[in-house]
RNA sequence: UAGAGUUUGAUCCUGGCUCAGAAUCAACGCUGGCGGCGUGCCUAACACAUGCAAGUCGAACGCGAAAGUCCCGCAAGGGAUCAGUAGAGUGGCAAACGGGUGAGUAACGCGUGGGCGAUCUACCUUCGAGUGGGGGAUAACCUUCCGAAAGGAGGGCUAAUACCGCAUGACAUCCCGUGUUUGGAUACACGGACAUCAAAGCCGGGGAUCGUAAGACCUGGCGCUUGAAGAGGAGCCCGCGUCCGAUUAGCUAGUUGGUGAGGUAACGGCUCACCAAGGCUCCGAUCGGUAUCCGGCCUGAGAGGGCGGACGGACACACUGGAACUGAGACACGGUCCAGACUCCUACGGGAGGCAGCAGUGGGGAAUUGUUCGCAAUGGGCGCAAGCCUGACGACGCAACGCCGCGUGGAGGAUGAAGACCUUCGGGUCGUAAACUCCUUUCGACCGAGAUGAACGCCCCACGACCUAACACGUCGUGGGAGUGACAGUAUCGAGGGAAGAAGCCCCGGCUAACUCUGUGCCAGCAGCCGCGGUAAUACAGGGGGGGCGAGCGUUGUUCGGAAUUACUGGGCGUAAAGGGUCUGUAGGUGGCCGGCUAAGUCAGACGUGAAAUCCCUCAGCUUAACUGGGGAACUGCGUCUGAUACUGGUCGGCUUGAGUGCGGGAGAGGAACGCGGAAUUCCAGGUGUAGCGGUGAAAUGCGUAGAUAUCUGGAGGAACACCGGUGGCGAAGGCGGCGUUCUGGACUGCAACUGACACUGAGAGACGAAAGCCAGGGGAGCAAACGGGAUUAGAUACCCCGGUAGUCCUGGCCCUAAACGAUGAAUGCUUGGUGUGGCGGGUAUCGAUCCCUGCCGUGCCGAAGUUAACGCGUUAAGCAUUCCGCCUGGGGAGUACGGUCGCAAGACUGAAACUCAAAGGAAUUGACGGGGACCCGCACAAGCGGUGGAGCAUGUGGUUCAAUUCGACGCAACGCGAAGAACCUUACCUGGGCUAGAAUGCCUCCGACAGCCGUAGAGAUACGGUCUCUUAGGGAAACCUAGGCGGAGUGCAAGGUGCUGCAUGGCUGUCGUCAGCUCGUGUCGUGAGAUGUUGGGUUAAGUCCCGCAACGAGCGCAACCCUUAUCGAUAGUUGCUAGCGGUUCGGCCGAGCACUCUAUUGAGACUGCCGUUGACAAAACGGAGGAAGGUGGGGAUGACGUCAAGUCCUCAUGGCCUUUAUGUCCAGGGCUACACACGUGCUACAAUGGCAAGUACAAAGCGCUGCAAACUCGCGAGAGGGAGCCAAUCGCAAAAAGCUUGUCUCAGUUCGGAUUGGAGUCUGCAACUCGACUCCAUGAAGCUGGAAUCGCUAGUAAUCGCAGAUCAGCAUGCUGCGGUGAAUACGUUCCCGGGUCUUGUACACACCGCCCGUCACAUCACGAAAGUGGGUUGUACUAGAAGUCGUCAAGCCAACCGCAAGGAGGCAGACGCCCACGGUAUGAUCCAUGAUUGGGGUGAAGUCGUAACAAGGUAACCGUA
Repeated sequence: UAGAGUUUGAUCCUGGCUCAGAAUCAACGCUGGCGGCGUGCCUAACACAUGCAAGUCGAACGCGAAAGUCCCGCAAGGGAUCAGUAGAGUGGCAAACGGGUGAGUAACGCGUGGGCGAUCUACCUUCGAGUGGGGGAUAACCUUCCGAAAGGAGGGCUAAUACCGCAUGACAUCCCGUGUUUGGAUACACGGACAUCAAAGCCGGGGAUCGUAAGACCUGGCGCUUGAAGAGGAGCCCGCGUCCGAUUAGCUAGUUGGUGAGGUAACGGCUCACCAAGGCUCCGAUCGGUAUCCGGCCUGAGAGGGCGGACGGACACACUGGAACUGAGACACGGUCCAGACUCCUACGGGAGGCAGCAGUGGGGAAUUGUUCGCAAUGGGCGCAAGCCUGACGACGCAACGCCGCGUGGAGGAUGAAGACCUUCGGGUCGUAAACUCCUUUCGACCGAGAUGAACGCCCCACGACCUAACACGUCGUGGGAGUGACAGUAUCGAGGGAAGAAGCCCCGGCUAACUCUGUGCCAGCAGCCGCGGUAAUACAGGGGGGGCGAGCGUUGUUCGGAAUUACUGGGCGUAAAGGGUCUGUAGGUGGCCGGCUAAGUCAGACGUGAAAUCCCUCAGCUUAACUGGGGAACUGCGUCUGAUACUGGUCGGCUUGAGUGCGGGAGAGGAACGCGGAAUUCCAGGUGUAGCGGUGAAAUGCGUAGAUAUCUGGAGGAACACCGGUGGCGAAGGCGGCGUUCUGGACUGCAACUGACACUGAGAGACGAAAGCCAGGGGAGCAAACGGGAUUAGAUACCCCGGUAGUCCUGGCCCUAAACGAUGAAUGCUUGGUGUGGCGGGUAUCGAUCCCUGCCGUGCCGAAGUUAACGCGUUAAGCAUUCCGCCUGGGGAGUACGGUCGCAAGACUGAAACUCAAAGGAAUUGACGGGGACCCGCACAAGCGGUGGAGCAUGUGGUUCAAUUCGACGCAACGCGAAGAACCUUACCUGGGCUAGAAUGCCUCCGACAGCCGUAGAGAUACGGUCUCUUAGGGAAACCUAGGCGGAGUGCAAGGUGCUGCAUGGCUGUCGUCAGCUCGUGUCGUGAGAUGUUGGGUUAAGUCCCGCAACGAGCGCAACCCUUAUCGAUAGUUGCUAGCGGUUCGGCCGAGCACUCUAUUGAGACUGCCGUUGACAAAACGGAGGAAGGUGGGGAUGACGUCAAGUCCUCAUGGCCUUUAUGUCCAGGGCUACACACGUGCUACAAUGGCAAGUACAAAGCGCUGCAAACUCGCGAGAGGGAGCCAAUCGCAAAAAGCUUGUCUCAGUUCGGAUUGGAGUCUGCAACUCGACUCCAUGAAGCUGGAAUCGCUAGUAAUCGCAGAUCAGCAUGCUGCGGUGAAUACGUUCCCGGGUCUUGUACACACCGCCCGUCACAUCACGAAAGUGGGUUGUACUAGAAGUCGUCAAGCCAACCGCAAGGAGGCAGACGCCCACGGUAUGAUCCAUGAUUGGGGUGAAGUCGUAACAAGGUAACCGUA
């Protein structure tokens, strides 16, 4: 020391991305009251107009105005004053500070600590000595001339603290000697000698002495010269520290050193001559990129990381490059010279300039201020001073840019006002918020008062001290006085008045505090990450409400943090990214036991340093704070000295346990070379032999009558070595397998003789390194890339088959990679065990060890502790530790590109970036799935029976058509389905005609009519006319009133919608599936998802039961309970029944009866209960007995958790949306009935197990008053008439049919089949045209058993036969029920389909109808290559050579010195030489940009082709190679 979101169906882990924090020289958006303190070109070291930023000294020196005023003069002019002023000049000092900027610089540049025994220092301070005497010039000025200007040339005069000689001089410089310090003397001290080098005056005071005076002289101050020292400053040297890149590995000729010389203040290759050949570098030289450095600042728990703006220290630079001059100091920001670029002036000849000083301008940019005031303060320069100068500085101004402080009011106030928003319509929220009442007045505005910062210096007065001859002068001090303010009428204080003038910004899906309404409808938009938006958006936009911060709030950029996500503190590498393919070994790192010394590391103390500021603590000053001041602490560092000696290091000595040697043994596919052997394949020759062989899923290609295959004999040749053979052995790894010989490496074991730490690891380096591949030469039997052919296939450049070349083999040389794997680097030590096996040894027992015990080495399995994300590992560690090496840091791009090294090539090694994604991944879990496995079930297959698919027709659907053919249902699980019945109606559709509070209902008001009937118009709805004229109850004499009903009208509230959304829903339903499953509580296991239970052994129809078991129990399902059917009993006995009795019209018809049947209520019965066998002694199974029925007896009802966004908004209900003279509603007609066609479901058939005709028998279950309807009559018939009976165990529908008996037909499109059509009818109905059913006569189509394919059924079932019902006026081949007749077959579970359990794999989880790969096509993005092209930087060689220093020459020129002079000394111009900037030529290197074309890569809802991978992914996958 805080975490969170995001990979998954869920989990744990790895791992990236993202967020919350702090900060900022910031910018942008919205907003903006005040003050204080700070900060303000990060970009173009881009270019600059204008003004200012460095001057000062008259007490160094000479010169010296003018305006104005006054005077003189008629005027011109002169004079005085101004004034020795202004001014410039000579000279001195300053200008090297202060101020700016960060281009360059990776460096002794900076930081820190040292050194100079190798140095300099103006002004300042202290101490010593001195300051003598001369000389010659020159500017200014005057004058002449040149020039546009800038400026310059000549002549003449003049001064100095300007310049030059001379004198003097040492404690200075130089030389020598001795001594001291030191590691070392060039240092210091002392002594000695030769030589060299100085100076300047100025301003006051005095008046004894001298002098005409000036002055000498005395004295004070400021200067000057020369020494010594100090302080501060500067220069040089050294140790250590100081960014990235090795895709930069070698660099260097003044280079490294020496000698000598030159040069410098000074050491030094700093420079030169000569000599030598060195110097630097993997502890990173050289090269490239980037960058001022530090105190510090930001962040962080810290360690670290990032930064170097403001303030402070250092450095560098001043338009670019070069150079020197002056000076104490510069190679000089506001100096000089030269070159270059740029700008300006010009008379075109030539000149001028340098804001990275302060303001300011343009430009660049997202972006950064006033052309302000003042020297009052602080500081600086000059001056004796006054003072002058100072864009340093002090102030003010602008900017919310930052930090800090204050305010925008306070208290009370519920009719919880109005308004807004929400609402379940009740209300709630904004909200004490407002209004209102009381109070206060900071800040702002206005009015008034009004500071601190100022005290020095200077001046005046007084006093004292020093100096001195002096009571002058001067200096110093004390006291008093006068005067000085840019800011600024500012800070501050006071007065008056009044809540008066002062609030916004962002957010509200999660992270993350804060929720609702409306709009929008994958649109518009949002978004930091995950992600929102496709009609109910807390995620967009607006409103209301809420949250956060607040004169600010958000956004963007950047830094650190979180990130232990580079891990020193503090990570990893079996499978997540990551162990080098292996070994040997160099550098390096690390290293056994004992002792001595040392003291480098280490530790302790002291001292020095670590500037100030900052940070921290404390005190103090501004009303507080920010800010500022004082003090302290700290600055973790460096240096010096002293001490300690455990550990590490060094050194010396010893030891034997690490390591090695020796001796004795045996084991082994260890390696190399040479030789030998047999089996097999193939080929060749010969024999026998004949038609095939071979091959496959099936085939074909192929071989074979020229004799194959098969078989026998002989021969040739190459390759590989069966059995033994083994998670056996050997080797470092790769790898090694017949036998023998030779050579050779290593390990193991035993002994304990020898050495004495000789060890471990190992960057580079070297060696080895499967297969494939390459080069050369051989060899070549088999196998076999490529290739050819045959198959397969939609295709098949594959899998399968027939051939077949490289290659595979040998020798020599390359290549150097593999899933080179134990996916596990090497070494050492430590840490419970069990059990195999190989090698060597010891012991015990025994006659005998192969057997038992045991030591060491190797190799396996299982497992304690421990460890791990889990899986797993576990003395052969992935445990606990140590040492060394290698490697990793999200996925993709990519092991790619470029560069380099290697290679004959193929290629190998090294190895990025742009761009893109929010994941990629590991292990484990639950499911789902598999052309995985095991077990089990089901009319699932098989075994059977009958169908469908062919025909005709019926019916539904698709399609088509139409004004409309209403709508829905679409694999199983839509399609004789919704529809249990479309002529009108239904009806939802179409056409046309009408209505608009509406066709229907409720409430309210009014009326008593409307309806009906008749008539007219109309297709009808409807309209008009006529006719007709309410009712019940109560009260009342009545009129009438009240209440209700019925009907109508009116108006308002409510309408209505078969319009949309079944993907907003309820309800209902289908399906898996009547499959045996689905879960829970507690416990236990697991970090967790989860597991266990529910798995296992048996068994069952069943998660049915039993046993076992970390489970024990429980729930929903199963079963049972319910209905029906099969047997029996009890009760009941009409409408049912009739055994016996009687009667009879012979019919249970009647009496009678309830026995039987039956009816319908209630019981019994069946439970593996009994026996036997099997079985774990269980559950149970099998067999048997009994029984009407036997192992759930048959059938039905009953449908777990859930799945399919399954179906239904057109049954109903319902949210939302849409519609309101229409999408509502009424009416007529039409349509839903169409018809080239396709499919589903059915009916009837194709016939003789049949058709037809005649006769004859036996049901069950239903239905009937708007009904069923008998008898009887008529009709060929449908039917009509008729109406008994029956509200039904009574009457009716009602005839059951197949069957049985007889006859006929005789295999044919028929006496089969009945479609179609014509005609004639019946019935229902308002109405049968579109469009009903039925009847009769006639007609007599297709069809002769149905391709591929496909359906149902396991017993009273299939098949077959009829009957009834619902709907319904009528309409049934459909549907729902009912009974009659009544089979066949099931070996069995290999296969198809579906399902269940367990297990396995998985890259699936929308779950295989999954996932997913690559080419191609399109769009777009970044990158590579590319003939080249353009530019930057730079190397080398040559050329060139401005200014300038230095050197040489110096014929020309020259005041000071010497000399009488000539001349000399010396100096200068000029010339030449060395060096050298810009530049030029040539040739390289490197980087950037661009480039027709080209290459791959990334990304992009619905493109093309295939199906590679994930399951055994349908040929297991993968790695390397061709």
The RNA shown here (small-subunit ribosomal RNA) has 1522 nucleotides and comes from an uncultured bacterium. It matches the Rfam family "Bacterial small subunit ribosomal RNA". RNAcentral holds the sequence, with entries from ENA and SILVA.